This is a predicted structure of a 76-nucleotide RNA (transfer RNA) from a Vicinamibacterales bacterium.
RNA sequence: GCUGGUGUAGCUCAGUUGGUAGAGCGCUUGAUUCGUAAUCAUGAGGUCGCCAGUUCGAUUCUGGCCACCAGCACCA
Numbered sequence: 001g002c003u004g005g006u007g008u009a010g011c012u013c014a015g016u017u018g019g020u021a022g023a024g025c026g027c028u029u030g031a032u033u034c035g036u037a038a039u040c041a042u043g044a045g046g047u048c049g050c051c052a053g054u055u056c057g058a059u060u061c062u063g064g065c066c067a068c069c070a071g072c073a074c075c076a
Stems, first nucleotide, its partner, number of pairs: 001072007010025004019056001027043001029041003049065005
């Protein structure tokens, strides 16, 4: 340099015939307990990597950019 993949909650990840986003763990509060853990209930937490385009409407489609991963090429 070229090609492909990935980017969504604090972490690990779902979520496609485009219709204002979820789970598990973690965290908050409460119940239970002498207390802790475990268990149960409850709540909070997201500009869906960034910028544009298409569309009535974009996490989803298109383009560019950024970061990371893999492969290929080049080089001493």

RNAcentral records the identical sequence in 3 taxa.
The RNAcentral record of the sequence draws on ENA and MGnify.
It matches the Rfam family "tRNA". From the family's description: Transfer RNA (tRNA) molecules are approximately 80 nucleotides in length.